[in-house]
Context: one part of a larger RNA
């Protein structure tokens, strides 16, 4: 010189687009971030119409029964709830790039495509009772329903035995046929036609798993290392292959082409810098890991070994009627603390995207907006023109005068900024809806009107005098200044520089 999620010290008008806990993966108080669907189901409630008992002259009270609703909803049930959001603590690893493989696998919803949807059957929460217990939750008796769960039945197909024939290869378990054996389903809406469901296969799209060749930080003051350790036979387990996991069985494998140790760190696209080759970094945004209080564990499901899910421990906190319970912001906001240092307990689902739902919706701190904050990058201002008795007035002075300096004041003039005042959007693809937002813009009216600072003046390095101080205060980025004429401290007057910034500190090239 560039450059930074920056911080500090002085200074501050406006706007528009980003950016903001780098430190304690410390601890949270309180809202809010995951529901939804009644067109799967029973029940309860609720609205309204209607029938009908009692009381009463009657309005009316108080029951009972019936039908109805695009009404309400705590449970059974479907789907979500593994997506989206956070965060970088492990992790030197097939983690992650990047090329390959899988003849060694899996995929819910979504698309094409064939078939099918046939008979039954027992429970079970709700519920209504008893009963436990402070509470959180729990027992039990009795009743009921499904698209909950289980039987047969069929078998298009499909899976396993067996057989028979086959490909290509290093080698086979791909692919085809025959037999035998197993295995399917659920219904709702709607007068209807039909619509959305479900079963069971094949295929597709996207999605994932696993296996590999290369790359992929510093220590040799780390030189050996290694027993499930390396194969192998079998079995077991997984969607799969494999010691993955066991029994036997040999004695093997890695290792200066740096094993094993130890230290650091998520990895990439990318960022800064440099002509470049190279050094550095990995914040914001995409992609890929990896975590959820620590540490372990399965469960359910297409998928997790699960951030707002269960179970152990365990530390820390809260409740407790001392038996026992409850809780996890590295989601948004917030609060403590730590730090030099980082922000609102806002607004709306209008858009754009998810999740349920036939749909109407109806959750969404994802997301789109405000809001702080010169934190950064860009833009705009703060006035223009004239104006010499070169005014006062500060500063120096050979006291003549020089300088601030056309600078002020004056005169004319402009409204970008500013105020007020009316008009107002795009974003909303056929109608209707906008949170932002009465903003963005536009017009009009008024008035220089609301706006300059900081650092530096010895050399590098652009810029000079006077006082004051007198190795003192003090100043330095290097060299060096200051002990009575300091252009190097401090003041001030003038001057350079950059300019809503300025300088200083740290870190990179």
């Nucleotide at each position: 010189g560039g450059a930074u999620g920056a911080a500090c010290g002085c200074u501050g008008g406006c706007g528009g687009c980003g950016u903001g806990c780098c430190u304690a993966a410390u601890a949270c108080a309180u809202g809010c971030a995951a529901g939804u669907c009644g067109a799967a189901c029973g029940a309860g409630g609720u609205g309204c119409u209607u029938u009908u008992g009692u009381a009463g002259c009657a309005a009316u009270a108080c029951g009972a029964g019936a039908g109805u609703a695009u009404c309400c909803u705590a449970g059974u049930g479907g789907c979500g709830a593994a997506c989206g959001g956070g965060u970088g603590a492990g992790u030197a690893a097939c983690g992650c790039g990047u090329g390959g493989a899988u003849g060694a696998c899996c995929u819910g919803c979504c698309c094409c495509a064939a078939a099918g949807u046939g008979u039954g059957g027992g429970a079970u929460a709700a519920c209504a009772g008893u009963c436990c217990g402070a509470a959180a939750g729990g027992a039990u008796u009795g009743c009921u329903a499904a698209u909950a769960c289980c039987u047969c039945a069929u078998g298009u197909g499909g899976u396993u035995a067996u057989c028979g024939g086959g490909u290509u290869u290093a080698g086979a378990a791909a692919g085809c046929g025959a037999u035998a054996a197993c295995u399917a389903a659920a219904g709702c809406a709607g007068c209807a036609a039909u619509g959305c469901g479900c079963u069971u296969u094949g295929g597709g799209a996207g999605g994932g798993a696993u296996c590999u060749g290369c790359g992929u930080c510093c220590c040799a003051u780390c030189a050996g290392c290694u027993a499930g350790u390396u194969g192998g036979u079998g079995a077991g387990g997984u969607a799969a292959c494999g010691g993955c996991u066991c029994a036997c069985c040999a004695a093997g494998g890695c290792g200066a082409c740096g094993a094993c140790g130890g230290g650091u760190a998520g990895g990439g696209g990318a960022c800064c810098u440099g002509a470049g080759a190279g050094g550095g970094u990995g914040g914001c945004c995409c992609c890929c890991c990896a975590c959820a209080a620590u540490g372990g564990a399965a469960c359910u499901g297409a998928a997790a070994c699960a951030c707002g899910g269960u179970c152990c421990a365990u530390a820390c906190a809260c409740c407790u009627a001392c038996g026992g319970g409850u809780g996890g912001c590295a989601g948004c906001a917030g609060u403590a603390g730590g730090g030099a240092a980082u922000a609102u307990u806002g607004c709306u689902c209008a858009a754009u995207g998810g999740g349920c739902g036939a749909a109407a919706g109806c959750c969404u701190g994802a997301a789109g907006c405000a809001g702080c904050a010169a934190c950064g990058c860009c833009g705009c201002g703060u006035g223009u023109g004239c104006g010499a008795u070169g005014a006062a007035g500060g500063c120096c002075u050979u006291c003549g005068g020089g300088u601030c300096g056309u600078a002020a004041a004056g005169c004319a003039c402009u409204u970008u900024u500013c105020u007020g005042a009316g008009a107002g959007a795009u974003g909303a693809g056929a109608a209707a809806g906008g949170a932002c937002a009465g903003u963005a813009u536009c017009u009009c009216a008024g008035g220089a009107a609301u706006a300059a600072g900081u650092c530096u003046c010895g050399g590098c390095u652009a810029a000079c005098u006077a006082c004051g101080u007198g190795c003192c205060a003090g100043c330095a980025g290097c060299c060096g200044c200051g002990g009575u004429a300091a252009a190097a401290c401090g003041u001030a007057g003038g001057a350079g520089g950059c300019g809503a910034g300025c300088g200083u500190u740290a870190u990179c090239c």
Record summary: A computed fold for a 509-nucleotide part of an RNA from an uncultured bacterium, annotated as small-subunit ribosomal RNA, 5' domain. The RNAcentral record of the full RNA draws on ENA and SILVA.